[in-house]
Model confidence (mean pLDDT): 77 of 100. This is a predicted complex of two RNAs, RNase P RNA and transfer RNA, with 447 nucleotides together. Rfam match: Bacterial RNase P class A. About the family: Ribonuclease P (RNase P) is a ubiquitous endoribonuclease, found in archaea, bacteria and eukarya as well as chloroplasts and mitochondria. Rfam classes the family as a ribozyme.
RNA sequence: CGAGUCAGCUAGACGGUCGCGUCGCUGGGUGACCAGCGUCGAGGAACGUCCGGGCUCCGUAGGGCAGGGUGGUGGGUAACACCCACCCGGGGCGACCCGCGGGACAGUGCCACAGAAAACAAACCGCCGCACGCUUGCGUACGGUAAGGGUGAAACGGUGGUGUAAGAGACCACCAGCACUUUCGGUGACGAAAGUGGCUCGGUAAACCCCACCCGGAGCAAGGCCAGAUAGGAAACGUUUGAGGGCUGCUCGCCCGAGUUUCCGGGUAGGCCGCUAGAGCGCACUGGCAACAGUGCGCCGAGAUAGAUGACCGUCCCCUGGCGGGUGGUAACACCCACCAGGGACAGGACCCGGCGUAUCGGCUGACUCGCCCG
RNA sequence: GGGCCCGUAGCUCAGUGGUAGAGCAGGGGACUCAUAAUCCUUAGGUCGCAGGUUCGAUCCCUGCCGGGCCCA
Numbered sequence: 001c002g003a004g005u006c007a008g009c010u011a012g013a014c015g016g017u018c019g020c021g022u023c024g025c026u027g028g029g030u031g032a033c034c035a036g037c038g039u040c041g042a043g044g045a046a047c048g049u050c051c052g053g054g055c056u057c058c059g060u061a062g063g064g065c066a067g068g069g070u071g072g073u074g075g076g077u078a079a080c081a082c083c084c085a086c087c088c089g090g091g092g093c094g095a096c097c098c099g100c101g102g103g104a105c106a107g108u109g110c111c112a113c114a115g116a117a118a119a120c121a122a123a124c125c126g127c128c129g130c131a132c133g134c135u136u137g138c139g140u141a142c143g144g145u146a147a148g149g150g151u152g153a154a155a156c157g158g159u160g161g162u163g164u165a166a167g168a169g170a171c172c173a174c175c176a177g178c179a180c181u182u183u184c185g186g187u188g189a190c191g192a193a194a195g196u197g198g199c200u201c202g203g204u205a206a207a208c209c210c211c212a213c214c215c216g217g218a219g220c221a222a223g224g225c226c227a228g229a230u231a232g233g234a235a236a237c238g239u240u241u242g243a244g245g246g247c248u249g250c251u252c253g254c255c256c257g258a259g260u261u262u263c264c265g266g267g268u269a270g271g272c273c274g275c276u277a278g279a280g281c282g283c284a285c286u287g288g289c290a291a292c293a294g295u296g297c298g299c300c301g302a303g304a305u306a307g308a309u310g311a312c313c314g315u316c317c318c319c320u321g322g323c324g325g326g327u328g329g330u331a332a333c334a335c336c337c338a339c340c341a342g343g344g345a346c347a348g349g350a351c352c353c354g355g356c357g358u359a360u361c362g363g364c365u366g367a368c369u370c371g372c373c374c375g
Numbered sequence: 376g377g378g379c380c381c382g383u384a385g386c387u388c389a390g391u392g393g394u395a396g397a398g399c400a401g402g403g404g405a406c407u408c409a410u411a412a413u414c415c416u417u418a419g420g421u422c423g424c425a426g427g428u429u430c431g432a433u434c435c436c437u438g439c440c441g442g443g444c445c446c447a
Stems, first nucleotide, its partner, number of pairs: 001371010012316007020041002023038006043346001047357002050355005055219004062252004067215005072086005087101001088099004102210002107208002109204003124149002126145004131140004157175006176200001178197008223273004232264006244256003280299008317344006324337005376446007385399004393430001401417005423439005
């Protein structure tokens, strides 16, 4: 200098004019409210609503079946499907990245086409034996054979030898792999070494399924208070032989229970609390590889209700393109200046947090890897 | 706030692990004096997008994009 990997930060600035919402003070107004001043006023994702919690309510939340979720190990956390560290497998020269990563000797299913054969293996060609026939090197029948050919994503270990009619883990040596045992290291997943064994066992569980663990339901339109409005009618079921309800299905059990459901008609659709100080943020120290935790000090950073953050102008900033000038250098090139044009994203609270996922013009910082060059 | 479903040819829909189909519409031909109907023939597909599982994905899983429905 070039090419990359990972982590983090930022999300235009200042001034003027007009305008909006909360709260406070002052003034005016009977009041609704108005005016002035001050104060605070969206995000890294406020988004999607995919997970997990807080909070609130539900006559407890019990059992069984069903259903759903999670799925290497250890840790973090309020909790998680998140995060950290490690293990194993895969990819990359590497920094590093990716993995729904339990079980296929509990059972069942599936494996198209091709191929002889797709799973208690199997004989299409080939090879070999034997019998018969004849046109004497072929045909037919029976048997043996998985070493060779070809098919496929996948063909029942690989290489060499012994052996044989031809062959074959049939036997032997080495290698690969599997299972078991022992020892060592590690909290553990797992790794390493030695030995033994039958000689070798296909894949698929993001197919059914099995195993282990977890799951009561509903949601701020939760829930509470105040004010206001109202007009009933019909049908069905039921009042202890009990409808219906207790907010995922069935069932048992328990509890509440005199009304419930449907249709037609009528009325209201206002205010207050919940509501924002919190698993909060910043800095420092301590523990820990880290996620994170603890201690101390400091800070307060939106609460609207159909929803407030905006618009315009000026100066500057950043990026891209064009034309031109200057400096350094042999050059490639680097840096600086001026002018013109264009651009400055994604997107916005609605009870609150922790994550995940997705969108995003650009800019900056740090650590590391690979290649080339110079000293 | 809670729950469910759909996306396949121009349109309406089948296909749910193994070479993507039907009807209508479109093009060409036949029949007719001509048109319609009818008959024959033919073209047309990133299976919404991206990634994964599998030998293999329209189908299974995950995340996005677009659309629709139900309840409060």